[in-house]
RNA sequence: GCAGUUCGUUAGACGACCGCUUGCCGUCAAAAAGUAAGAGGAAAGUCCGGGCAGCAUAGGAUAACGGCAGUUGUUAACGGCAACCGCGGGCAACCGUAGGGAAAGUGCCACAGAAACAAAACCGCCUCCUCGGAGGUAAGGGUGAAAUGAGUGGGGUAAGAGCCCACAGCGUCAUAUGGUGACAUAUGGAGAAGGUAAACCCUGCCAGCUGCAAGGAGAUCAACAUACAAGGGCUAUCCGUCCGUUGGUCGCUACCCGCUUGAUCCUACGAGCAAUCGUGGGGCUAGAUAGAUGGUCGUCCUCGACAAAACCCGGCUUACAGACGGACUGCUCAA
RNA sequence: GCACCUGUAGCUCAGCUGGAUAGAGCGCUGCCUUGCGGAGGCAGAGGUCGUAGGUUCGAAUCCUGCCAGGUGUA
Numbered sequence: 001g002c003a004g005u006u007c008g009u010u011a012g013a014c015g016a017c018c019g020c021u022u023g024c025c026g027u028c029a030a031a032a033a034g035u036a037a038g039a040g041g042a043a044a045g046u047c048c049g050g051g052c053a054g055c056a057u058a059g060g061a062u063a064a065c066g067g068c069a070g071u072u073g074u075u076a077a078c079g080g081c082a083a084c085c086g087c088g089g090g091c092a093a094c095c096g097u098a099g100g101g102a103a104a105g106u107g108c109c110a111c112a113g114a115a116a117c118a119a120a121a122c123c124g125c126c127u128c129c130u131c132g133g134a135g136g137u138a139a140g141g142g143u144g145a146a147a148u149g150a151g152u153g154g155g156g157u158a159a160g161a162g163c164c165c166a167c168a169g170c171g172u173c174a175u176a177u178g179g180u181g182a183c184a185u186a187u188g189g190a191g192a193a194g195g196u197a198a199a200c201c202c203u204g205c206c207a208g209c210u211g212c213a214a215g216g217a218g219a220u221c222a223a224c225a226u227a228c229a230a231g232g233g234c235u236a237u238c239c240g241u242c243c244g245u246u247g248g249u250c251g252c253u254a255c256c257c258g259c260u261u262g263a264u265c266c267u268a269c270g271a272g273c274a275a276u277c278g279u280g281g282g283g284c285u286a287g288a289u290a291g292a293u294g295g296u297c298g299u300c301c302u303c304g305a306c307a308a309a310a311c312c313c314g315g316c317u318u319a320c321a322g323a324c325g326g327a328c329u330g331c332u333c334a335a
Numbered sequence: 336g337c338a339c340c341u342g343u344a345g346c347u348c349a350g351c352u353g354g355a356u357a358g359a360g361c362g363c364u365g366c367c368u369u370g371c372g373g374a375g376g377c378a379g380a381g382g383u384c385g386u387a388g389g390u391u392c393g394a395a396u397c398c399u400g401c402c403a404g405g406u407g408u409a
Base pairs, nucleotide, nucleotide: 001331002330003329004328005327006326007325008324009323010322012300013299014298015297016296017295018294020038021037022036023035024034040306044317045316047315048314049313050312051311052211053210054209055208059239060238061237062236066206067205068204069203070084071083072082073081074080085099086097087096088095089094100202101201105200106199107196108195109194117149122141123140124137125136126135127134128133129132151167152166153165154164155163170191172189173188174187175186176185177184178183215257216256218250219249220248221247222246223245224244231243232242233241264283265282266281267280268279269278270277271276301304336408337407338406339405340404341403342402345361346360347359348358354392363379364378365377366376367375385401386400387399388398389397
């Protein structure tokens, strides 16, 4: 210099004027005036996990229905994240990975093919005879995505075959060493019956239901019933536990609370490879309910993307113009 | 806001328990029939199965992420 990998930051700037929402002040109460604050890295999709609330302070059992799946760690929790292991891709930096079990059982494997998985002989090879059959053979051919499923060489045989042997490979078991572990390496034993679990299923682990339109939150009268019942209590079953049912009248018509101080943010130090955690200091940073965060003008630049709260957090996924920074890899050139 | 559902031919739908030529009705095109048209008969065209990946020998069908449309709920 060229090509590439990866992590992160930012999301036009400044000023003036006019508006909007909320807090404070102001006021008997309002209003005005004043003063302070006012969207995002994804606020989005609503895909996971929690908090919170009600159903009983949601309790016990089953695991039906559902979810998860290498190991260790992290966390309030997770299907997230981090590190590592195995496998795959790349020259490399690095990237991807739904990664338990097919020897518990069941199902499926179209067409083609003799045969699609314990039963088999289409062609070929070998033996026998009555010459067309019988028997042996899974080495070779052919079909197919896949053909009995351990390659090469030798022995062996009528012809063949892990049938036997040597070397190499495979999974599995045992032992040793290293590692918390997944696992790796070495040695030895016995072994050889496809694929599919994002088919049913098995194993292990997790799990009550409903969502802020949750909920705070109705009152009263009458009739019927008074029980060891029926029925009901927010998706299955059992236990346990709680609750009378129906009708009328009045009130309410969306006001207030929930609502933003929170697993919070910033910063310094420390622990850890990291995710993350601990300690000290500092900060308060939207809270509407038809729904505010906008408009106009001026100056400058590289001319500005995706998009905007609605109970709150942790993640994931997706969208995103441009600019900037850190770390690293390969090739080439020069010294 | 929350909770759900559905995307297959121009329209309405089937197929969704994986097997390849993805079907049906209406509509469309051509021919026959008719003096002409309709009806009828015969033949035909028209599909990246919303989209992008994955599992599998094989995907409209199974799994995951997006996109679009719709429904319920005070």